[in-house]
Context: one part of a larger RNA
RNA sequence: AAUGAACGCUGGCGGCGUGGUUAAGACAUGCAAGUCGAACGGUUUUUGUUGUGUAGCAAUACAUAACAAAAGCAGUGGCGAACGGGUGCGUAACACGUGAACAAUCUACCUUCAAAUGGGGAAUAGCUCGCCGAAAGGCGAAUUAAUACCGCAUGUGGUUGCCUCUCGCAUGAGAAGCAUACCAAAGUCAGGGACCGCAAGGCCUGACGUUAGAAGAGGAGUUCGCGGCCUAUCAGCUAGUUGGCGAGGUAACGGCUCACCAAGGCUAAGACGGGUAGCUGGUCUGAGAGGAUGAUCAGCCACACUGGAACUGAGACACGGUCCAGACACCUACGGGUGGCAGCAGUUUCGAAUCAUUCACAAUGGGCGAAGGCCUGAUGGUGCGACGCCGCGUGAGGGAUGAAGGCCUUCGGGUCGUAAACCUCUGUCACCGGGGAAGAAACGCUUCAAGUUAACAGUUUGAAGCCUGACUUAACCCGGAGAGGAAGCAGUGGCUAACUCUGUGCCAGCAGCCGCGGUAAUACAGAGACUGCAAGCGUUAUUC
Numbered sequence: 001a002a003u004g005a006a007c008g009c010u011g012g013c014g015g016c017g018u019g020g021u022u023a024a025g026a027c028a029u030g031c032a033a034g035u036c037g038a039a040c041g042g043u044u045u046u047u048g049u050u051g052u053g054u055a056g057c058a059a060u061a062c063a064u065a066a067c068a069a070a071a072g073c074a075g076u077g078g079c080g081a082a083c084g085g086g087u088g089c090g091u092a093a094c095a096c097g098u099g100a101a102c103a104a105u106c107u108a109c110c111u112u113c114a115a116a117u118g119g120g121g122a123a124u125a126g127c128u129c130g131c132c133g134a135a136a137g138g139c140g141a142a143u144u145a146a147u148a149c150c151g152c153a154u155g156u157g158g159u160u161g162c163c164u165c166u167c168g169c170a171u172g173a174g175a176a177g178c179a180u181a182c183c184a185a186a187g188u189c190a191g192g193g194a195c196c197g198c199a200a201g202g203c204c205u206g207a208c209g210u211u212a213g214a215a216g217a218g219g220a221g222u223u224c225g226c227g228g229c230c231u232a233u234c235a236g237c238u239a240g241u242u243g244g245c246g247a248g249g250u251a252a253c254g255g256c257u258c259a260c261c262a263a264g265g266c267u268a269a270g271a272c273g274g275g276u277a278g279c280u281g282g283u284c285u286g287a288g289a290g291g292a293u294g295a296u297c298a299g300c301c302a303c304a305c306u307g308g309a310a311c312u313g314a315g316a317c318a319c320g321g322u323c324c325a326g327a328c329a330c331c332u333a334c335g336g337g338u339g340g341c342a343g344c345a346g347u348u349u350c351g352a353a354u355c356a357u358u359c360a361c362a363a364u365g366g367g368c369g370a371a372g373g374c375c376u377g378a379u380g381g382u383g384c385g386a387c388g389c390c391g392c393g394u395g396a397g398g399g400a401u402g403a404a405g406g407c408c409u410u411c412g413g414g415u416c417g418u419a420a421a422c423c424u425c426u427g428u429c430a431c432c433g434g435g436g437a438a439g440a441a442a443c444g445c446u447u448c449a450a451g452u453u454a455a456c457a458g459u460u461u462g463a464a465g466c467c468u469g470a471c472u473u474a475a476c477c478c479g480g481a482g483a484g485g486a487a488g489c490a491g492u493g494g495c496u497a498a499c500u501c502u503g504u505g506c507c508a509g510c511a512g513c514c515g516c517g518g519u520a521a522u523a524c525a526g527a528g529a530c531u532g533c534a535a536g537c538g539u540u541a542u543u544c
Base pairs, nucleotide, nucleotide: 001543002542003541005540006539007538008537009536012392013391014390015389016388017387018385019384020350025348026347027346029345030344031343034079035078036077039076040075042073043072044071045070046069047068048067049066050065051064052063053062054061055060086303087302088301096227097226098225099224100223101222102221105220106219107218110216111215112214113213115211116210117209118152120150121149128141129140130139131138132137157183158182159181160179161178162177164175165174166173167172187208188207189206190205191204192203195202196201229275230274231273236266237265238264241263242262243261244260246258247257248256278300279299280298281297282293283292284291285290305326306325307324308323309322328339329338330337331336356382358381359380360379364378365376366375367374368373395425396424397423398422405416406415407414408413429485431480432479433478434477435476439471444466445465446464447463448462449461450460451459452458488533489532490531491530492529493514494513495512499528500527501526502525503524509516510515
């Protein structure tokens, strides 16, 4: 000098940060990942229209059927759930940092380019019925839809083979040509003038999709050089081990795996073993070189009760998915089931020690959706803690008879001390009353203009207007009142700034080191005075 600090005494306000360092111990409760009806069939409710029936002379009331609209519900389907958030167990390793390589690779959504989107089929959830079970859940029958699933057609293209050219870094890469073989698709919404059609619609236009392909961006995977802990009281280690041929497997190279063959490979420049540890940008310290460290923030990695495994998918071997085993806990009708806070709050345990079971999606960002919008404990806010840094205040000026009182005294006086009282002011903060921004611009809606078009639909672009604030009883401003509500802690022998008195008498005690205390203690305890820092001051721990 510093700290994610703790403890003791004390404590006025604000801004910005920061807060389980220990038990990767166990967790009650709530929330943290959904969304789309403009992919699909159902179903419930409400409203409206029309029809029928009943009651009534009628208005009307009730029941029922169809259609339309709105809202909801579970399901099929799509996208997301692999992001975001947490933790640091493991890991001494291509995990990380840095620099290269992939002619050995993959890539959903997004952007650009250039094509296509034809014609069929069989099911299944849901719903209904029946059955089993305490529940979780399951079985059977009948029936139904799709952008779910499966054939067929076509092939701009892609895959495969042959050949030519160009290039290269060994395996090779790119382009052109030929050939047969293989490989696609799905619709939805909005609008409409001719023409066809009884109508639905065909047809046309636009948007969003879908399929095969070529590039880009961003992302991911793999390989290598170099770099960064301790230990030799660890000296030899290794059989898929090292290499080859072949095969399998992977998005991809490779003993990655397997059969066969050879006997290799690493090591004193420290192999192998043991201990410790996430790595980095950074942070602290230091004049620097270095040393220590890796909280918060950012990048990468690893993990998700413990161990193992795969499925789905563009992407996982998946925190809030599945299966198996184990430990623990819970429910049970004893047959069987259920769970995983190292997400946000919160509980308990441990510990010297670490916060609210808060508000909002208004902003930023993310997921879904054409959109309205919905979801978002990410995030934005507020709360608690002097835990840290910074700022402000606790008044200012005048005021000597140097008051009273305390302490000391050589009894003359000295000191606290302009300090107080008293006079004149000010109004920061806190308090009361009133006003009050910025964070908001988009999206969307309305109107207008231009492009597209057969079109004044629709849609795209541009312009104008409108809408949206958790914080917010805030920031800030104005007014009001009144010196009123706001100072402590440690030290005073030397190091080290600051001294006297009383008590005690090697006792009680102090102490970082030297050392004080045994009757005149500036070193113990109290008082006064003084010194240092100040809403803090000391102590302890750790680092330089």
This is a predicted structure of a 544-nucleotide part of an RNA (small-subunit ribosomal RNA, 5' domain) from an uncultured bacterium. It matches the Rfam family "Bacterial small subunit ribosomal RNA". Gene Ontology terms of the family: ribosome and structural constituent of ribosome. Its mean pLDDT, the model's own confidence on a scale to 100, is 82.